Two RNAs folded together computationally: RNase P RNA and transfer RNA, 447 nucleotides in total.
It holds a member of the Rfam family "Bacterial RNase P class A". Rfam describes the family as follows. Ribonuclease P (RNase P) is a ubiquitous endoribonuclease, found in archaea, bacteria and eukarya as well as chloroplasts and mitochondria.
[in-house]
RNA sequence: UGGGUCGGACGGUGAUGGUCGCGAGUGGAUUCACUCCGCUCGAGGAAAGUCCGAGCUCCAUAGGGCAGACUGCCAGGUAACGCCUGGGCGCCGCAAGGCGACGGAUAGGGCAACAGAACGUAGACCGCCACGCUUCGGCGUGGUAAGGGUGAAAUGGUGGGGUAAGAGCCCACCGCGUUUCUGGUAACAGGAACGGCAUGGUAACCCCCAGUCGGAGCAAGGCCAAAUAGGCGGCGAGGUGCGGCCCGCACCAUCCCCCGGAAACGGUGAGCCGCGGGUAGGCUGCUUGAGGUGACCGGCGACGGUCAUCCUAGAGAGAUGAUCAUCCGGGCUUCGGCCCGAACAGAACUCGGCUUACGGUCCGACCCACACC
RNA sequence: GGGCCCGUAGCUCAGCUGGAUAGAGCGCUUGCCUCCGGAGCAAGAGGUCGCGCGUUCGAAUCGCGCCGGGCCCA
Repeated sequence: UGGGUCGGACGGUGAUGGUCGCGAGUGGAUUCACUCCGCUCGAGGAAAGUCCGAGCUCCAUAGGGCAGACUGCCAGGUAACGCCUGGGCGCCGCAAGGCGACGGAUAGGGCAACAGAACGUAGACCGCCACGCUUCGGCGUGGUAAGGGUGAAAUGGUGGGGUAAGAGCCCACCGCGUUUCUGGUAACAGGAACGGCAUGGUAACCCCCAGUCGGAGCAAGGCCAAAUAGGCGGCGAGGUGCGGCCCGCACCAUCCCCCGGAAACGGUGAGCCGCGGGUAGGCUGCUUGAGGUGACCGGCGACGGUCAUCCUAGAGAGAUGAUCAUCCGGGCUUCGGCCCGAACAGAACUCGGCUUACGGUCCGACCCACACC
Repeated sequence: GGGCCCGUAGCUCAGCUGGAUAGAGCGCUUGCCUCCGGAGCAAGAGGUCGCGCGUUCGAAUCGCGCCGGGCCCA
């Protein structure tokens, strides 16, 4: 100097001042309403997607189970999580680093098209060897899975010995299994002894194992005011109460009583279903929080603790705009000055994350290549 | 705010329970037939299965993220 990797900060007319115009809070004029004046504050790192987890509210008056959904190496963090941190293993990269859907295939089931002889304890197409026959082209029987072919994958791999030819048949090493030793909290890593040893692949196929989970959601809910038809019809003996199912518990009904009827029966009867009518107005929930900032301490780190300090939008058809001057940055310049100031994009109960979109950006650390001293 | 579904040929739709050439009807092209046209018959062309990444030997089909469209509840 160039290329790359990782982390952090900002959010652009940024800062200061003035004028006009918005929303909230608050003080005053004023005791109240209208109105006026002053002060303070007023969109994001993603406010987005609605992918996760919660706080909060209701179902609600005890529980238990099943189904269902999610996560999946180990140890931590956190209110919790499918998130974050550190470590292990595997893969990618020269490296800095990045990614991982990372438990189990010996519980069982399913699947593997085409090709190939054959895909699970399967199998002999070409071939190799031995014997017999032969019209000398070849055929039959037996052995074989080392070589070749097919395929994503072919029944441990390489080398040597051995054999009729071969084969863990034997040996060495690697791999695999059993037993154990060392280090580590652990996942794992390394070593030793024994064994000739296959137990193929696939679980973002079903499944097994371990763990977590009620449901619905601020348009949840609560209060006030107002209005209408506390209307009509059907089913009805069991029903209702926490989404689906089961058990259980509690409550309400049927039965009984009462009314009509000579009687049968009807009314009554919890609850469920359908039709129709009225209101959709106001207040609240609504912003003080698992909160922010600073310092110190502990920790590899995520983060935690202590002290101090701060209050930083609450709209309700939904508020932040316009203008002037100076400074700042960028471009052009005849050096007088002129022009421009990004991008993704606007809270709607509040937080912790993930994912996606994005630049005149700025700062720091590390890796690689080249050159110079 | 919440829930569900769809995206395949020019158009309307199957295939979604993973197998290797991805289909049907209409439309289009060519030929036959006819004086000509229609109808009919025959043949044919036309596809990154919304986009990207992943799982698997293999993905339209399974998983994740993104884009567009529709329906329902409140």